[in-house]
c-di-GMP-I riboswitch aptamer from a Chloroflexota bacterium, 94 nucleotides, folded computationally. The model forms 95% of the base pairs in the Rfam consensus. Model confidence (mean pLDDT): 85 of 100. Rfam family: c-di-GMP-I riboswitch aptamer. From the family's description: GEMM was predicted in a large-scale screen for bacterial structured RNA regulatory elements.
Formats: sequence, structure tokens, C1' cells
RNA sequence: CGAUGAAAAAGGCAAACUCGUCGAAAGGCGGGGACGCAAAGCCACGGGUCUAAAGCUCUGACGGAAUCGGAGCCAGGACGGCUGGGUUGCCAUC
Repeated sequence: CGAUGAAAAAGGCAAACUCGUCGAAAGGCGGGGACGCAAAGCCACGGGUCUAAAGCUCUGACGGAAUCGGAGCCAGGACGGCUGGGUUGCCAUC
């Protein structure tokens, strides 16, 4: 430097659930908690998934507008513990 992760050591992270908090939501953050994880460290660049406040379209209340309600579309919002890629890195073996 490269490949690999069977066993081991030192450590690390923390799903569900729960409490608090932020958010329209998805979800984030902090405490508790451990299902798991060799990158479950970091980066939303590709794919995928989730949400739909604002916006747009349609529609109901109406004669019209405003306003409110309903339906659909939509990411500049999210997920790295869905996945490809990029990047940094511990230990061991070869």
C1' cells in the first nucleotide's frame, strides 16, 4: 500500500419503545433503552423511499370575489440503520 472480516483485544455507534423538545408533516435533537452494526464515521452526487407546509390544478359551501373545507400534483423538506458512489479511519489476518 492492497485484499479480507473467521476468531480476539481496546474502544465506538445505538433499532423498537419511552420522556422532553423543535417541526405542518416526514423527521431532527437531547435523556433513558439495546435490536443490531466493521464504517450503523462523514458527504443528499445517482437510484429508491417518506412527507406535502407553501405553490399549482380541480372541486364544495356562493351568483361572483375573498375566505374556509375536500381531492390531486409537486421538493428548495427529509431518510446514510434502503442502496450505488465519494471520502476519512481502529484492530486482526493474508